[in-house]
RNA sequence: CUCCUGGUGGCCAAGCUGGCUAAGGCGCGAGACUGUAAAUCUUGAGAUCGGGUGUUCGACUCACCCCCAGGAGA
Numbered sequence: 001c002u003c004c005u006g007g008u009g010g011c012c013a014a015g016c017u018g019g020c021u022a023a024g025g026c027g028c029g030a031g032a033c034u035g036u037a038a039a040u041c042u043u044g045a046g047a048u049c050g051g052g053u054g055u056u057c058g059a060c061u062c063a064c065c066c067c068c069a070g071g072a073g074a
Stems, first nucleotide, its partner, number of pairs: 001073007010026003019057001028044005050066005
C1' cells in the first nucleotide's frame, strides 16, 4: 500500500432478502420466596446500532469517506 472480516445497553450477542427508533443471555434496580443469604420466579431501567455524508417514502441493514480491532498478500 491492497484485499477480507468485524464494531449493536456495563459485558456477550441476534437482527444485515431495507419496513413496529431493535431479540436473547450475564450483570444491575425492585418485589415474591427464605429465620438470613444463595438459588429460583416475577417485574423494571438501560442501545438515535463506531463517526460523517448520500440514496430512499423509510437505513442497524445499501453506497462513499474516515476511525478502531483482527486476518491475508505485497
Molecule: transfer RNA
Organism: Blastobotrys adeninivorans